[in-house]
Context: one part of a larger RNA
């Protein structure tokens, strides 16, 4: 000096990013025990008493009742829950980055949507085939959502996706006018040019597709601007106007979202950028990318109290291993 353990005077979180490390509570018995709630819990809540040993009663032989003795301490040593208050996120037990992240992320049970009529649809495989399934739509696959309760609003114009077949468009393939080469042949010698072969080829036909018509958002997605106006002022139920597919309902909001900003107001503090309630100027909330509640749950995360302590004021002693130094 370190490591690991022990004890400390007054005070008791003033430490710190933050009670992180500690201490502290711990057993069993009697008593007693809130708000909430899904009525199951919450709960061991919380808060209190008792616990050895001897006698003597009484008994269901576990124990209760009384009298007494001792020590600082009686579950005498160990081993054994600290606790409440408020919020936020996930309902839940589960699962995860072996080897820095356990979580609010996955999954879950619910919900919805779409596929698929069985030689199922989806998947592997070049194919036999094989899973799917020795199922059969209360079945299988694929996507979102994520207990429960109360709810899901408007937009189909864009992009997907079904459906739809009347008209545009459109290949390959049919089709071959027409051209262009090559020559028998005619020739005014400049050329023209049958048949056959060849090389090009138009118009006419040709399907799905895609234009077009429709449906469809718990498909992918989106969900407005500017002016003015009430008899104080202030705002504006109301009105003009432009654009839009439609222009954001219900809820809920400085939120895990809010830049500005430590908004403002109340709480708690002596003193609070964090918390809790509320407002609403939502830069840039919003309803199964769910949208607002919630009891229980949590090695979750924030605030705030009670015990309780060397985190701390402020440090200080001892033990035990190590190290160092000296013999």
């Nucleotide at each position: 000096u370190c490591a690991u353990g022990g004890c400390u005077a007054a005070g008791g979180a003033a430490c710190u990013a933050g009670g992180c490390a500690a201490a502290a509570u711990g057993g069993u018995c009697u008593c007693g025990u809130a708000a909430c709630u899904u009525c199951g819990g919450a709960a061991u809540a919380a808060g209190a008493g008792a616990c050895g040993c001897c006698c003597c009663g009484a008994u269901u032989u576990a124990u209760c009742g009384g009298g007494g003795c001792c020590g600082c301490a009686g579950u005498g040593a160990a081993u054994a829950g600290a606790c409440c208050c408020a919020g936020g996120c996930g309902a839940c037990u589960g699962u995860u980055u072996a080897u820095c992240a356990a979580a609010a992320a996955c999954a879950c049970a619910u919900g919805g949507c779409u596929u698929u009529g069985c030689g199922a649809a989806a998947u592997c495989g070049a194919a036999a085939g094989a899973u799917g399934a020795a199922g059969u739509a209360u079945a299988a696959g694929g996507c979102c959502u994520g207990a429960c309760a109360c709810c899901u609003g408007c937009c189909c114009g864009g992009u997907g996706c079904c459906g739809g077949a009347a008209g545009g468009u459109u290949a390959a393939g049919a089709g071959g006018a027409g051209g262009g080469g090559u020559u028998a042949u005619c020739u005014u010698c400049g050329g023209a040019g049958a048949a056959g072969c060849u090389c090009u080829a138009a118009a006419u036909u040709g399907a799905a597709g895609c234009c077009c018509c429709g449906g469809u958002a718990a498909a992918c997605g989106g969900c407005g601007g500017c002016c003015g106006u009430a008899a104080c002022u202030a705002u504006a139920a109301c009105g003009g106007u432009c654009c839009u597919a439609a222009g954001g309902u219900a809820g809920c909001g400085a939120a895990a979202u809010u830049c500005c900003u430590u908004g403002u107001c109340g709480g708690g503090u002596a003193a609070g950028u964090u918390c809790c309630g509320a407002c609403c100027u939502g830069c840039a909330c919003g309803a199964a990318u769910g949208g607002u509640g919630c009891a229980a749950c949590g090695a979750u995360c924030u605030g705030g109290g009670u015990a309780c302590u060397g985190u701390c004021u402020c440090a200080g002693c001892c033990a035990u291993g190590a190290g160092c130094u000296c013999g």

The part of an RNA shown here (large-subunit ribosomal RNA, domain IV) has 327 nucleotides and comes from Brumimicrobium sp.
The RNAcentral record of the full RNA draws on ENA.
Its Rfam family is "Bacterial large subunit ribosomal RNA".